[in-house]
RNA sequence: UUCUUAUCAUGAGAGAUGGAGGGAAAGGCCCGUUGAAGUCUCAGCAACCAGCCGCACGUUUAGGGUCAGGUGCUAAUUCCUGCAAGCAGAUGCUUGUAAAGAUAAGAA
Numbered sequence: 001u002u003c004u005u006a007u008c009a010u011g012a013g014a015g016a017u018g019g020a021g022g023g024a025a026a027g028g029c030c031c032g033u034u035g036a037a038g039u040c041u042c043a044g045c046a047a048c049c050a051g052c053c054g055c056a057c058g059u060u061u062a063g064g065g066u067c068a069g070g071u072g073c074u075a076a077u078u079c080c081u082g083c084a085a086g087c088a089g090a091u092g093c094u095u096g097u098a099a100a101g102a103u104a105a106g107a108a
Stems, first nucleotide, its partner, number of pairs: 001108008013042005021031003026081003043074003048070002052064002078100001082097007
């Protein structure tokens, strides 16, 4: 980098440094000199993998809580968007679903 599978309405930020961008892309709408990105330190969130318990006989499934070992994350639903249906009315709400993306695990 590509492929497969799963999840994406929860949750969780301070300090230092830095000095103008950032929220993937396009449009919108936001965040930012009351300090953006990046880097470092400390803290926190959670249950994808690992580990533990567990049903039944053994491996294992459902499930469970604990832990932070491997990752990940800590503005806004993945911030919103396409398509279809329904409802209300000039645009919004609900449901379903696609594409793209993010993360994890496995494979090449």

Model confidence (mean pLDDT): 77 of 100. Predicted 3D model of a 108-nucleotide RNA (SAM riboswitch aptamer (S box leader)) from Salipaludibacillus aurantiacus.